The prediction has a mean pLDDT of 87. Predicted 3D model of a 350-nucleotide part of an RNA (small-subunit ribosomal RNA, central domain) from an uncultured bacterium. The full RNA is in RNAcentral, with records from ENA.

Context: one part of a larger RNA
RNA sequence: UUGGGCGUAAAGCGUCUGCAGGUUGAUCUACAAGUCUUUUGUUAAAUUUUCAGGCUUAACCUGAAGUCAGCAAAAGAAACUGUUUAUCUUGAGUAUGGUAGAGGUAAGGGGAAUUUCCAGUGGAGCGGUGAAAUGCGUAGAUAUUGGAAAGAACACCAACAGCGAAGGCACCUUACUGGGCCAUUACUGACGCUCAUGGACGAAAGCCAGGGGAGCGAAAGGGAUUAGAUACCCCUGUAGUCCUGGCCGUAAACGAUGAACACUAGGUGUCGGGGGAAUCGACCCCUUCGGUGUCGUAGCUAACGCGUUAAGUGUUCCGCCUGGGGAGUACGCACGCAAGUGUGAAACUC
Numbered sequence: 001u002u003g004g005g006c007g008u009a010a011a012g013c014g015u016c017u018g019c020a021g022g023u024u025g026a027u028c029u030a031c032a033a034g035u036c037u038u039u040u041g042u043u044a045a046a047u048u049u050u051c052a053g054g055c056u057u058a059a060c061c062u063g064a065a066g067u068c069a070g071c072a073a074a075a076g077a078a079a080c081u082g083u084u085u086a087u088c089u090u091g092a093g094u095a096u097g098g099u100a101g102a103g104g105u106a107a108g109g110g111g112a113a114u115u116u117c118c119a120g121u122g123g124a125g126c127g128g129u130g131a132a133a134u135g136c137g138u139a140g141a142u143a144u145u146g147g148a149a150a151g152a153a154c155a156c157c158a159a160c161a162g163c164g165a166a167g168g169c170a171c172c173u174u175a176c177u178g179g180g181c182c183a184u185u186a187c188u189g190a191c192g193c194u195c196a197u198g199g200a201c202g203a204a205a206g207c208c209a210g211g212g213g214a215g216c217g218a219a220a221g222g223g224a225u226u227a228g229a230u231a232c233c234c235c236u237g238u239a240g241u242c243c244u245g246g247c248c249g250u251a252a253a254c255g256a257u258g259a260a261c262a263c264u265a266g267g268u269g270u271c272g273g274g275g276g277a278a279u280c281g282a283c284c285c286c287u288u289c290g291g292u293g294u295c296g297u298a299g300c301u302a303a304c305g306c307g308u309u310a311a312g313u314g315u316u317c318c319g320c321c322u323g324g325g326g327a328g329u330a331c332g333c334a335c336g337c338a339a340g341u342g343u344g345a346a347a348c349u350c
Stems, first nucleotide, its partner, number of pairs: 004321003007304002012318001014201004021194003025088003030083002033081002035077009049065006091191001092188004096183004103177007110154001114150008125136002162169002206247006215241002220236004258317006266295011299306002323350003332343004
C1' cells in the first nucleotide's frame, strides 16, 4: 500500500462543547468545474501485442498494423456531484400550555446515633478474642438517669425506581437556575450531522493556604498469632476524611460496547406524559409518544452471547489496533508547587 478489525482475543478518547475539515432533505432554473461522448495534436526510435516475411528451424532480424493510458485543444450531453436562481416542510429550531425528577448552586432549619464534659444512682469489673493479652477502672470505670457541647452522616420510605453529558446526585424548607418529556396549533425555512487542533467539566487519593476535627483511620506504637509475621485479629493512633479558596487531571472513569440517522417478528414488567371507551370514582381495558428492565425471532458472532436500548442491515464523521517481553520505560517537549501527567521509541530477546 491492498486490506482486516475494535463487548470478552491488540484496539472506542472519562464526558461534553465546538472553529477548520469531511458530509448533508425535497422541487424548479441556469452554468458546465468534476463526470461522460466524439475528434485533432502530441507522448522519438527500439521494446511489448497481432499479422506477414528473411536466415535449413529457433533465438534473432525486417516490414506493416494496433489498443490502452497521460497531457493539451475543439465540439457536444446535462442524469449525478458542484456552483447558482426561485421555492417547500418531513430534518433541526422557536413560541404556547402542561408535566415527572436524589439535575445544579446558595442560605436556613431538624431529629436519631456517636464521642467528650458536668451532675445523680451504684460499687467491681469493663472491653476485646478462635482463645487471650495490651488497654480502661476504687483518683469510682462499664451500666443507668438528667443536662451541655462538637463534628460528621442522613435509618425507615427505597425500588429491578428517578435525574444528569460523564464524574455523580438522597433528612426538610426557601431562593436562584440547567436540561428532558408530552400535547396543540402557529412560526423560521436545511439553519443539520460529525469533529483534528482548541475549550470546559471530571470519583477517590494527593498537593498549597486558612479553618475544623465527633466517628473512622494510611503511617507509627503496643498486644497476640507464627519457625518468622515489617500481615490477617485486638488496643491506641497522626496525616487524611469535613468546610472555604486554589492546584492535580487520573480510575476495572465499564454497558470493558464513540456520535448521529434510517430500516428490520414479537411477549412481558416498570417509570413519565397524551387520547379513547366504561364507571359514582378508583382499579382495570384499548391506543399513542418518551425512558428503563427482562425473555426471545430473523440475522450476526470463534464461542459466550447480542437481539428495535443490536454486537442485525445500511450511510456519514471522528478516535484507536497491528505478536509477547523490553515498556507505558528511556530521551526530548509541554503542563504541574510537587507527586506526577500527556505525548512516546529503540537496541536486545522469545